The RNA shown here (Glycine riboswitch aptamer) has 76 nucleotides and comes from a soil metagenome. Rfam family: Glycine riboswitch aptamer. Rfam links the family to the GO term glycine biosynthetic process. From the family's description: This family represents the bacterial glycine riboswitch.

[in-house]
RNA sequence: GGACGGGAGAGCCCCACGUUUUGGGGCGCCGAAGGGGCAACACCUCCCCGGAAACUCUCAGGCACUUGGACCGUCC
Repeated sequence: GGACGGGAGAGCCCCACGUUUUGGGGCGCCGAAGGGGCAACACCUCCCCGGAAACUCUCAGGCACUUGGACCGUCC
């Protein structure tokens, strides 16, 4: 990395158009794709650089169904 299984959170809110379900706008929210940020540490005269996350930010993504989904288990 692939296959299978499990897999959370948060409005199926309001408005307009469309007319058979489309995307748009508005506000309120969620964190477990991805992305950004920092500690210890390390180096060092200092500064800078390096520096993890499930922490944090909410850019992205998501908030019925669906999809996605970190992570866990089994197999290759």
The RNAcentral record of the sequence draws on MGnify.